[in-house]
This is a predicted structure of a 676-nucleotide part of an RNA (large-subunit ribosomal RNA, domain II) from Candidatus Giovannonibacteria bacterium GW2011_GWB1_47_6b.
Context: one part of a larger RNA
RNA sequence: GCCAACGAGUUUACGUCUGUUGCAAGUCUAAGCCGCUUCGGCGGUGAAGGCAUAGGGAAACCGAGUGUUAAUAGCGCGUUAGCAGCGAGCGUAAGACCCGAAGCCAAGGCGAGCUUACCCUGUCCAGGAUGAACCCCGAGUAAAAUCGGGGGGAGGUCCGAACUGGUGGGUUGUGCAAAACCCUCGGAUGAGGUGGGGUAAGAAGUGAAAAGCUAAUCGAGCUUGGUAAUUGCUGGUUCUCUCCGAAAUAGUUUUAGGACUAGCGGUUGGAGAUCUGUAUACGGGGGUAGAGCUACUGGUUCGAGAUUAUAGGGCGAAAGCUCGAAUCUCGAGUCAAACUCCGAAUACCGUAUAUAUUGUCCAACUAGUCAGACUACGGGGGCAAAGCUCCGUGGUCGCGAGGGAAAAAGCCCAGAUCGUCGUCUAAGGCCCCCAAAUUUUUGUUAAGUGUUAAAGGUAGUUUUCAACCAUAGACAGAUAGGAGGUUGGCUUAGAGGUAGCCAUCCUUUAAAGAGUGUGUAACAACUCACUAUUCGACGGUCGGAAGCGCCGAAAAUGUAUCAGGGCUAAACAAAAUGCCGAAGACACGGACGUUGGAGUGGUAGGAGAGCAUUCUUAAUGCUGCGAAGGAGGAUCCGCGAGGACCUCUGGAGCGUUAAGAAGAGAGAAUGUUGGU
Repeated sequence: GCCAACGAGUUUACGUCUGUUGCAAGUCUAAGCCGCUUCGGCGGUGAAGGCAUAGGGAAACCGAGUGUUAAUAGCGCGUUAGCAGCGAGCGUAAGACCCGAAGCCAAGGCGAGCUUACCCUGUCCAGGAUGAACCCCGAGUAAAAUCGGGGGGAGGUCCGAACUGGUGGGUUGUGCAAAACCCUCGGAUGAGGUGGGGUAAGAAGUGAAAAGCUAAUCGAGCUUGGUAAUUGCUGGUUCUCUCCGAAAUAGUUUUAGGACUAGCGGUUGGAGAUCUGUAUACGGGGGUAGAGCUACUGGUUCGAGAUUAUAGGGCGAAAGCUCGAAUCUCGAGUCAAACUCCGAAUACCGUAUAUAUUGUCCAACUAGUCAGACUACGGGGGCAAAGCUCCGUGGUCGCGAGGGAAAAAGCCCAGAUCGUCGUCUAAGGCCCCCAAAUUUUUGUUAAGUGUUAAAGGUAGUUUUCAACCAUAGACAGAUAGGAGGUUGGCUUAGAGGUAGCCAUCCUUUAAAGAGUGUGUAACAACUCACUAUUCGACGGUCGGAAGCGCCGAAAAUGUAUCAGGGCUAAACAAAAUGCCGAAGACACGGACGUUGGAGUGGUAGGAGAGCAUUCUUAAUGCUGCGAAGGAGGAUCCGCGAGGACCUCUGGAGCGUUAAGAAGAGAGAAUGUUGGU
C1' cells in the first nucleotide's frame, strides 16, 4: 500500500412546535396494593397530585371585565378547548456526533541498580624530571651573615602510561551505537580515581549553580485515580431517488478564522391581485457628469495704468537708475473632492395603461452563511504600479456541465430530466492537423508585417491637399564667367573675403557676398552663392494630412510571443453569398411533475418518497428430492438503492406479508484489529 472485520447525532428528564389517537368542560393517573405470568410482562385497583375550566392589578380589591385616570373618554391586557398517549423536528441538563491536546489536582502508590551529595568499609595511581625545609663537611667571620660541596626528598610541582576526562577536526547520522569510532587534546599524590554496603524524592531531594540531576523522562519524575478533564482548533461522519436552494453583508462583541440579532434558504398554514419585471405616458425632488467663474469662496499667468510709503531690496558721493510689495481699474489667459450664476443622461419615488409572470405580504417552526474571487464601469489609497488594497453598480465563478479563446474557476456564447449515426443556429470559424469557401469583388502590405512593446527616428510605399517654378525652356548635369574701389576699418608679429571685433557701402555688369566652405605663417590656389549658354519635361520643387510598413528590439538546454505544419494569402481593410459549429432551439420517443400552462444544473442547507440489514409480534410458507453462506451468469423486474431466476458449491436451517423496535448502510478519521 492493498484486503477483511470493527468504526461517529445516542439515551433519560423537562420544555416547545407539528402530525396523529383517545376522551372532552374536563382529562391523566404516580408510587403502592391485588390477581395472572411463558418471568419478558399483562389485567385491575389506587385522584394523592398535575394541567385546564377567569381575568385584570404592585397591591388592597373588583370581576367578563379590570388597570390607568377627575373621567362613564381614550388606551393596555382580557372576555371557554383542553388533557393524556404515541411519532418527527428543535432547545436545555447531562461525556451528548466520534477521535485528538499541552495541562490541573490527589490528606494514593512506586522509584537514588542511571545520576547528585554525603556516611561506612576496601582498593588503584608504569617510568622519568625538578630538588623546598632540615642535617653534615669545608671556606669565611671577633661572633654572625655569607659562599662551596654532600646528604635529604617537600609540592592541589613538571613530562608522561594505566586510570579518569571530553578540547578541536573528521567519520557515522534507516549508525556498531536513541551520543559510537579515528586523529588530536586536559588531569594524572589529588578539591584524585574506583568496588561493595548505606542515607536523602516529587513543590520534595541533591546541586563547586547549568533551573543541572532524581532510571534514554525534569521550569516540577513515573504510575494509578478524578476522567469520556477542557479545546471558539484540525481531521472524520457510512444506502437511493425526487422537489426547493443560499451566504461570504450590516450592527454589536477582551471581537476580528468564534458568537448573537437582522439580511439571504427551506417547510407548513393563511391573505391576496395587493406586490414584482418590462414598455409607454404623466407628475415629482435633486446638484453628480459636464460647464462656468466681474455669480460667491479660494487659487493662478502676462501686459498696461492708478494709489499707498519723508518708512521695501540693490547700486551710487549725490542726482538718480533699477528690482519689488499690497490694494484697485482695464485687457487677455487659467484651475477646484470639501467653489457654483448654471446643469444633464441614468437612477429613484408616485399615478395610469399594456404585457409577462408568481417573482408579493403575514404568521409559526427550522437551517446554513459572517475568509469570497475575477471581470466591466464610477471612485478612494498606491506610482492614473500590482494576479495590490478599500467602497459602489452589473455579470460570471463560487454552487455551472456544454461550445469558443491551442491548453484555462472568474473572458465570449449558452444554463445539462433521459434517449436518437435527426434538423436549425450562437460565439467562433471554413488550406492541413480539424467539421465547413484553397468562395466572389475592390484595394493595401513585402516587413513572414501578420505571428509581443514606447518615446523618438524614417528620400519604404499608397492615397490626398495646398503653394510655387516650367517650351518666354523649369529641376539635375555639362561649358564659361564669378570683377573693380580694396590688403574695408580696428586688432595683430602677420590678419589680404575666410583667428577675433565693428561696419557691411559704392561702381562695372548678363551676373558676382566687404563673401558658403577647403586651404596658407600671411598671401596664393580650389570652391560656393549669383549669371549666361547648352540640353528638352504629361515635368519639377517645397510643405501638410492619412493608410500600411521599417528602425528603435539584448538572455541564459533547442526554433520557442501564429498551438503546429505551413501561408505572399491561408495577412490587413471594405463588402457579398454560402456552409460548419453547443448538452442552446426544434423534431420524434420515454420518465417525473402539474387542474392546465410553465417546468425538472446545483455546493452549504431544508423537505418528501423509498431500498437494504438485525431483532420482536401476528399470519402464512420453503427446506437432506438440499436452508443459510460462497462462486458464476451474455436472463428478467425496478429511474435507483436493490430484487428475482438459473448453474455449481455447501450441508441445516431460512423466507414472504402486515406492523413494530433499532448496536441500521464506510472509502477516506497519519482511524482500530487481523491478514498479506